[in-house]
RNA sequence: GCCCCCUUAGCUCAACGGCAGAGCAGCGGUAUCGUAAACCGUAGAUGUCAGUCCAAUUCUGACAGGGGGCU
Numbered sequence: 001g002c003c004c005c006c007u008u009a010g011c012u013c014a015a016c017g018g019c020a021g022a023g024c025a026g027c028g029g030u031a032u033c034g035u036a037a038a039c040c041g042u043a044g045a046u047g048u049c050a051g052u053c054c055a056a057u058u059c060u061g062a063c064a065g066g067g068g069g070c071u
Stems, first nucleotide, its partner, number of pairs: 001070007010024004018054001026042005047063005
């Protein structure tokens, strides 16, 4: 220098182009003499900028970050 893959919540992962969910973690509560487990509730995310589309996490391009391959 060229090519390929990945980027969604604090972490690990889902989501035919049509309301972004789950587990764990966090917070509040119930219960207990008390703590933990348990149960109920709650907050939190689509890397950035453009394009296509009635509608984009999803399709296209560029950029950024990470990983791999070739020379």
Predicted 3D model of a 71-nucleotide RNA (transfer RNA) from Candidatus Gottesmanbacteria bacterium UBA6580. Its Rfam family is "tRNA". It is annotated as a transfer RNA. Rfam links the family to the GO term triplet codon-amino acid adaptor activity.